[in-house]
RNA sequence: AGAUGGUCGGACGGUCGCGUGUCCCAUCGGGAAACCGUGAAUUGACACGAGGAAAGUCCGAGCUCCGCGACGCAGGGUAGCGGGUAACACCCGUCCGCCGAGAGGCGAGGACCAGCGCCACAGAGACGAGCCGGCAGCCGCGGGCAACCGCGGUGGGUCGGGUGAAACGGGCAAGCUCUACCCGGAGCAAGGCCAAAUAGGAGAGCUGCUCGGGCGCAAGUCCGGCAGGGGCGGCGUCGCUCCGCUCUCGGGUCGGCCGCUAAAGGUGUCGGGCAACCGCCGCCGUAGAUGGAUGACCGUCCCCGACUCGCAAGGUCGGGACAGAACUCGGCUUACAGACCAUCUU
RNA sequence: GCGGGAUUGGCCGAAUGGCUUAGGCGCUGGACUGUGAAUCCAGCCACGAGAGUUCGAUUCUCUCAUCUCGCCCCA
Numbered sequence: 001a002g003a004u005g006g007u008c009g010g011a012c013g014g015u016c017g018c019g020u021g022u023c024c025c026a027u028c029g030g031g032a033a034a035c036c037g038u039g040a041a042u043u044g045a046c047a048c049g050a051g052g053a054a055a056g057u058c059c060g061a062g063c064u065c066c067g068c069g070a071c072g073c074a075g076g077g078u079a080g081c082g083g084g085u086a087a088c089a090c091c092c093g094u095c096c097g098c099c100g101a102g103a104g105g106c107g108a109g110g111a112c113c114a115g116c117g118c119c120a121c122a123g124a125g126a127c128g129a130g131c132c133g134g135c136a137g138c139c140g141c142g143g144g145c146a147a148c149c150g151c152g153g154u155g156g157g158u159c160g161g162g163u164g165a166a167a168c169g170g171g172c173a174a175g176c177u178c179u180a181c182c183c184g185g186a187g188c189a190a191g192g193c194c195a196a197a198u199a200g201g202a203g204a205g206c207u208g209c210u211c212g213g214g215c216g217c218a219a220g221u222c223c224g225g226c227a228g229g230g231g232c233g234g235c236g237u238c239g240c241u242c243c244g245c246u247c248u249c250g251g252g253u254c255g256g257c258c259g260c261u262a263a264a265g266g267u268g269u270c271g272g273g274c275a276a277c278c279g280c281c282g283c284c285g286u287a288g289a290u291g292g293a294u295g296a297c298c299g300u301c302c303c304c305g306a307c308u309c310g311c312a313a314g315g316u317c318g319g320g321a322c323a324g325a326a327c328u329c330g331g332c333u334u335a336c337a338g339a340c341c342a343u344c345u346u
Numbered sequence: 347g348c349g350g351g352a353u354u355g356g357c358c359g360a361a362u363g364g365c366u367u368a369g370g371c372g373c374u375g376g377a378c379u380g381u382g383a384a385u386c387c388a389g390c391c392a393c394g395a396g397a398g399u400u401c402g403a404u405u406c407u408c409u410c411a412u413c414u415c416g417c418c419c420c421a
Base pairs, nucleotide, nucleotide: 001345002344003343004342005341006340007339008338010301011300012299013298014297015296016295018049019048020047021046022045023044028037029036030035051322055333056332058331059330060329061328062327063187064186065185066184069238070237071236072235073234075183076182077181078180079179080094081093082092083091084090095109096107097106098105099104110178111177115176116175117172118171119170127169132160133159135155137154138153139152140151141150142149143148191258192257193256194255201249202248203247204246205245206244207227208226209225211224212223213222214221215220229242230241231240250420251419252418265284266283267282268281270279271278272277302320303319304318305317306316307315347417348416349415350414351413352412353411356371357370358369364401373389374388375387376386377385394410395409396408397407398406
């Protein structure tokens, strides 16, 4: 001067304040209710309270609901080989290709001998072939005493000036497609319970009968039956099941509780494995808001920069990032002031 | 919070992976007119950003940024 991997991302004390839980749960308040709040003792006491990315929502799962029934089609995804994992587009090892002087880095890296499509401009020619030009040789004609010259033809498993990313060799599948494998859909505004409210409303579409019965003069209407229709979260068939379903307009609440945090959790020794990771045992066990808490101020220190004085210590001023949980995990990607550690290269 | 869609001059808006990205409105200058409008002529102004695939990207893929739509009950 770099490369790779990892750790931290201000510390301590004081004052005031916020959220959740426990102890205690009398009284009172809000509300239509469900329910929520207040919290006796000095303003009650104690405990806990953001991140490495909580972010983007790009992948994969858990969990919940939708009868995920079977088969098929459609659709989406992955892609050397082997392993890890609950699973993955993630991780590890390795082969190959490219980049770098090197440590190392990057790779959507199956198949254009299944088929279709594309290859602009330039160039004779861009994937059908063999066109165009030149020329060794050969043949014919003409000229010349001859060497040779001119014209025409033939000719080679091709000689190609030049063009272009690529010139008969093909290339492109992050073009359609083929091969192998995987995938039901929707998402905590899932979903369940309680409470309240209305017009539990209207229109359109999806259907008929020489059927039966009731009412009616009739038009028709109601019930039942048969066909039929709907549901199976893209579609079809079969099966199952129900008797209505779908869309639009309109209307009503825009309240409360649960889900809600123990997590495929973390960490240490030992053992297995090149590694990712796995196994046994021990220990720790850690936020749950719903207009959304996790903060503000002061003091002492820490780090960085500037200035002044200075041998030094010190003094003054300024700065200390990115960002904030919202059902929960495993990854990836993106943002980030700085500080530290380990290994390696030149 | 979750799930869809979009981004091309000042505005609207088109495009088969291929020459300098159409067209309309607008803006600027000129012509016409006594002046203005209308009309005619000429001109200016763009693919949200960064990577990758490819000979070549507005287009295909990925990562960011911005904008926008939907979600409860009667059901």
This is a predicted complex of two RNAs, RNase P RNA and transfer RNA, with 421 nucleotides together.
The prediction has a mean pLDDT of 75.